Predicted 3D model of a 1470-nucleotide RNA (small-subunit ribosomal RNA) from an uncultured prokaryote. The coordinates come from a structure-prediction model, not an experiment, and the mean pLDDT is 84. Its Rfam family is "Bacterial small subunit ribosomal RNA". Rfam links the family to the GO terms structural constituent of ribosome and ribosome. The sequence is in RNAcentral, with records from ENA.
[in-house]
RNA sequence: GUUUGAUCUUGGCUCAGAUUGAACGCUGGCGGCAUGCUUAAUACAUGCAAGUCGAACGGUAACAUGCUCUUCGGAGUGAUGACGAGUGGCGGACGGGUGAGUAAUACAUAGGAAACGGGAUCUGCCUUAAAGUGGGGGACAACCCGAGGAAACUCGGGCUAAUACCGCAUAUGUCUUACGAGACAAAGUGUGCGGGAUCUUCGGACCUCGGGCUCUAAGAUGAGCCUGCGUUGGAUUGGCUUGUUCGUGAGGUAAUGGCUCACCAAGGCGACGAUCCGUAGCUGGUCUGAGAGGACGACCAGCCACACUGGGACUGAGACACGGCCCAGACUCCUACGGGAGGCAGCACUGGGGAAUAUUGGACAAUGGCGGAAACCCUGAUCCAGCAAUGCCGCGUGCGUGAAGAAGGCCUGCGGGUUGUAAAGCACUUUCAGAAGCGAGGAAACGCCUAGGCUUACUAUCCUUGGGUCUUGAUGUCAACUGCAGAAGAAGCACCGGCUAACUUCGUGCCAGCAGCCGCGGUAAUACGAAGGGUGCAAGCGUUAAUCGGAAUUACUGGGCGUAAAGCGCACGUAGGUGGGUAAAUAAGUCAGCUGUGAAAGACCCGAGCUUAACUUGGGCAUGCCAGCUGAUACUGUUAACCUAGAGUACAGUAGAGGGAAGUGGAAUUUCCGGUGUAGCGGUGAAAUGCGUAGAUAUCGGAAGGAACACCAGUGGCGAAGGCGACUUCCUGGACUGAUACUGACACUGAGGUGCGAAAGCGUGGGGAGCAAACAGGAUUAGAUACCCUGGUAGUCCACGCCGUAAACGAUGAAAACUAGCUGUUCGGGGGGGUAGACCCCUGAGUAGCGUAGCUAACGCGUUAAGUUUUCCGCCUGGGGAGUACGGCCGCAAGGUUAAAACUCAAAGAAAUUGACGGGGACCCGCACAAGCGGUGGAGCAUGUGGUUUAAUUCGAUGCAACGCGAAGAACCUUACCUACUCUUGACAUCCUGAGAAUCCCGCAGAAACGUGAAAGUGCUUUCGGGAACCAAGAGACAGGUUCUGCAUGGCUGUCGUCAGCUCGUGUCGUGAGAUGUUGGGUUAAGUCCCGCAACGAGCGCAACCCCUAUCUCUAGUUGCCAGCGAUUCGGUCGGGAACUCUAGAGAGACUGCCGGUGAUAAACCGGAGGAAGGUGGGGAUGACGUCAAGUCAUCAUGGCCCUUACGGCCAGGGCUACACACGUGCUACAAUGGGCGGUACAGAGGGUUGCGAACCCGUAAGGAGGAGCUAAUCUCAGAAAAUUAUUCGUAGUCCGGAUUGGAGUCUGGAACUCGACUCCAUGAAGUCGGAAUCGCUAGUAAUCGCGAAUCCGCAUGUCGCGGUGAAUACGUUCAAGGGCCUUGUACACACCGCCCGUCACACCAUGGGAGUGGGUUGUACCAGAAGUACGUAGUCUAACCGCAGAGGGCGCUUACCACGGUGUGGUUC
Repeated sequence: GUUUGAUCUUGGCUCAGAUUGAACGCUGGCGGCAUGCUUAAUACAUGCAAGUCGAACGGUAACAUGCUCUUCGGAGUGAUGACGAGUGGCGGACGGGUGAGUAAUACAUAGGAAACGGGAUCUGCCUUAAAGUGGGGGACAACCCGAGGAAACUCGGGCUAAUACCGCAUAUGUCUUACGAGACAAAGUGUGCGGGAUCUUCGGACCUCGGGCUCUAAGAUGAGCCUGCGUUGGAUUGGCUUGUUCGUGAGGUAAUGGCUCACCAAGGCGACGAUCCGUAGCUGGUCUGAGAGGACGACCAGCCACACUGGGACUGAGACACGGCCCAGACUCCUACGGGAGGCAGCACUGGGGAAUAUUGGACAAUGGCGGAAACCCUGAUCCAGCAAUGCCGCGUGCGUGAAGAAGGCCUGCGGGUUGUAAAGCACUUUCAGAAGCGAGGAAACGCCUAGGCUUACUAUCCUUGGGUCUUGAUGUCAACUGCAGAAGAAGCACCGGCUAACUUCGUGCCAGCAGCCGCGGUAAUACGAAGGGUGCAAGCGUUAAUCGGAAUUACUGGGCGUAAAGCGCACGUAGGUGGGUAAAUAAGUCAGCUGUGAAAGACCCGAGCUUAACUUGGGCAUGCCAGCUGAUACUGUUAACCUAGAGUACAGUAGAGGGAAGUGGAAUUUCCGGUGUAGCGGUGAAAUGCGUAGAUAUCGGAAGGAACACCAGUGGCGAAGGCGACUUCCUGGACUGAUACUGACACUGAGGUGCGAAAGCGUGGGGAGCAAACAGGAUUAGAUACCCUGGUAGUCCACGCCGUAAACGAUGAAAACUAGCUGUUCGGGGGGGUAGACCCCUGAGUAGCGUAGCUAACGCGUUAAGUUUUCCGCCUGGGGAGUACGGCCGCAAGGUUAAAACUCAAAGAAAUUGACGGGGACCCGCACAAGCGGUGGAGCAUGUGGUUUAAUUCGAUGCAACGCGAAGAACCUUACCUACUCUUGACAUCCUGAGAAUCCCGCAGAAACGUGAAAGUGCUUUCGGGAACCAAGAGACAGGUUCUGCAUGGCUGUCGUCAGCUCGUGUCGUGAGAUGUUGGGUUAAGUCCCGCAACGAGCGCAACCCCUAUCUCUAGUUGCCAGCGAUUCGGUCGGGAACUCUAGAGAGACUGCCGGUGAUAAACCGGAGGAAGGUGGGGAUGACGUCAAGUCAUCAUGGCCCUUACGGCCAGGGCUACACACGUGCUACAAUGGGCGGUACAGAGGGUUGCGAACCCGUAAGGAGGAGCUAAUCUCAGAAAAUUAUUCGUAGUCCGGAUUGGAGUCUGGAACUCGACUCCAUGAAGUCGGAAUCGCUAGUAAUCGCGAAUCCGCAUGUCGCGGUGAAUACGUUCAAGGGCCUUGUACACACCGCCCGUCACACCAUGGGAGUGGGUUGUACCAGAAGUACGUAGUCUAACCGCAGAGGGCGCUUACCACGGUGUGGUUC
């Protein structure tokens, strides 16, 4: 960051940090210091990695020197330097590699085997000390001769030396012992300096020194052995063991020991985890972390193990031996096929494996090692170099100035902004790299000369301390330094939606792609790709993998369990854990001090050296559940003693559906028997199945049988829980109260274990009235394997035995202590007062309701805690998979218990909030229902839509809220569509150039647009330059688009809805979302008003203000009016009038104002009076916050995209008018409340000059002719119609109805064919009141009747207005649909048109089972038995001592042990 509309919480996932022996992608200047096969302990060509000593020996193959000979080629001579091979000595057990095995024969840490005593070690070279080093002997290599073999190599004969081998002597001593004794050595040599005396074969002897050898004692070093403690996971591994455990004796070993053997005993280990299985070298340390911890064990250092795999010993001080031996096996190589050879987990290198890891380099100059007296030799140890940005550290890629803010890029609101002082330009510097020169340190020694010391009888040597001299460098073309040239040679990578620092444009259009999590992309993407810009790091930067952290997400530090995951169903109790008071002892835990150790390196602190740093280095600190010693004794433990407050026992009482057994009772149901009695009963929403005339139901009497116990009965009682309810008796458990006595911590909890444990189910045997799974039938239903009904079997009941689970719940483990109260109730005890029966107070044990502090995420809990503490047990760690699979245990079975993983998701949850929803509740409203009136749906036609058709049938509107809608009027035009013909600065706007007035008439071609020809005409204004308007031509900027996107928008509109709502400020409450206000009691048409109230106020809505209408008054009086007067052609026509109607201005009036009642003394309601009108009088305009991504880019405007000789413009014709069909809205009807015909009445509101058009005439009529009047209270459209009256029709498809069709016309228009309206004559269709369903309307309303207007050349059944006639009904709010407020439930929030469950089909992924199959590993029973060792054996051979014999030894044979291999049978795992 991510669950939600939002909130809080639980909880997982993910990110930011540090790190790495890393790898990959892009990029790459230099240096220093480190590091570099993590995989195949895979296979290895080639070279090197262990030799050395001639001062141990016999010697002389090669080289050199000397000498001799020479045929000048050479030969001889071990004489000298030296030295191949051989004998001999020391070293090849170190150094180097690897981590396969190993869970303890390992590692880490601390100790031990010292002495007396019955009471376990070795150690080459080295150091110290004591003693010695005498005298003899026999062989074997080399060599020579011969033989076999391809080779490797081997055999036979002969000669020979030693520091090789073997005796003898001696024994300071050592070892053994039966205490008498016995056993045990050696190697001498050569070199060298020197030498006084002596001897000499003249070589030396002898003396001395050094290095050797033998024996002994000690040290040091190294190694072996033993013990305590610590060191990984699994119990779905619970029992393991026969040399096993101990003892005695013997053998064996350097040494203890069952290490091995014989005998005896039967032990030993294990829940504090034996045995088995998996994994793993261990440690110092490394990484991370605040720490505690967690992960790891590369490099460096210590230990262990291994050396192709397995086994074995030999030699040796040391090995069971990496570059030794033998055997077996696999593999590779050589071969003459007979036989041989080999072991890179040494350094390089090669193949292979792998994401991946270097040179077949140089040198012994330094450090170290082996050999040697030494020089010296050997040394892939080591020191260096090479390769790799693999890591850490350092440096550089320039610095200053420079605004015309250049060009270019990008963006833009077109003004500019940004890249950006960045560049260029000017001035400066030269680190690093380059080329040239100079040039440390790592070098100390050894050798030689010399001076002193030591040693010696002396000199000399050795040793040691100085001085001098002579050399020794792989690295290295080194480091450092000096001068030269020139900004010159040196910057990338990732990211830019949030987390997380950094934004714009273009392209793309759920495509391509991105992505760590959330997620982005469906035409305006800061999330994809590119560019510009920016941010971060930088010779690197990102990605991937991995570890720790964050993660308090295993919680020791430091978590939880009422509802989120989590208290076992309940009890008893074992081990274990914990445990009251007092005073002692002890000192195990605990605490303190000292000592030892805890290797070095590393880490930390203070310093030092490389220019700095990394790096290196000096000193110090620190490090342990470690060991020992000495102390302390509060607490815990232990020992012994005491106490009574915990716990328990005794005594006296009390309450109770506590448990078990036996018996008894009444009511009811059912069945049976009998009586009365007759046609139904029963059942349901309604029915049917069922029962009944063979007599039911009903009713009375009797009998049988089983089960359950009405009232009492109560958030009453009892019990550990499950659970327990009629009464009586018997047996029995627990609790409580009271007072006294006793025991003396006897207690709490409780892993395993044991017992109890509802219902259902199982087994055996009974029982069976009612009820009732399964089942049957009847209903319901689309279906109904259900709900309802009629039946009905297991079962329910009893006895005995299993099962062992439940929402076994207070979803709350047990025990103890402490912490405000109030009220009820059950069972005890006590006290005083009192109305003496009530009632009040105190106290104990239960059981309920509220509530303080506190706790809690909230809800809530709250002395019966979920508060504050203590002890013990159980359990949890994201959701799903799954309480499943496999395995074990239990069960007769059903099943139970214990209990995973693969795979998959980014959530799954808890509580509370606001909405929405509910076939939840309460209240209320409206033509919402109901009550009525009239329609639609059926017919014909009109009109719109869908569909279909078409070249086109232009486009939009689509539930209510599209469909007589945009369209207040498509023949052309309109017109956007189609088909042809045409134009390209364009039909239209602005600007520029030059020219012309404009304009109009007549021809020709063409369907027209348009093209072409000819003629007429010269305008207005002027400061005389020109200007304005118009027309055609040219060039380009541009025009134009009813093209797309209403899901980019403005504006306008519809709808909920003229519904009563929607909000805000401050305050208060809540962790918060939010709540309060706005809820409540009344009332209203209304959130209208009143009252109350942690709310107080306010805003937008409601109402009012506006218009029309209903009454009156005033003013005014023409074109309107006419009461009274006069005239009259009888028409307010005229004179006149201003009263009335009317017109149109201004006012009045209505406010619950008045009265009575109801209500709370309120608001208000009901009734009444008066009034033209009465409770918003009637109607209109007026539409809150918002919802529907509602409608409209085709009214208009507009962003973006698209077209530009076309998606623009002009024109002709066609289409929008099509027609199997479906729907909506209407008109006309179906008739007598009517139709036809004739007569007679009464409106309102409008329109009119390209107009309305009168009288009069013509026509049957539409209409024609005519032209008075009127710019309109004057003239005209204009005769209103229903009505009324007279007559006819008589219930018919009609004298109803008028569609359709034929004919003839009229009017408008340029033109009525597609495609107008009207008239006349003729024709006379469907239709006889309309299924399911559905619409409108509450009064001047519905219904019915006509009139007018807009649009318009013409064209209304549509729309908008106007008046005439003029009803019925409303009990009421139960129900259907809608709305408002409150409340409730919710797993919904795209909000019920929501969410969501299961089967089935197909494909794929993971897992279980599975007939089987193939590997790994291991147990057990046997077979077999190489090499080797040991015992045995006299078959064979045998130099040293010896006179012989004999001992001993070798070879051979045999026995025991045993590797590989084989057979059978099990376990386990893949």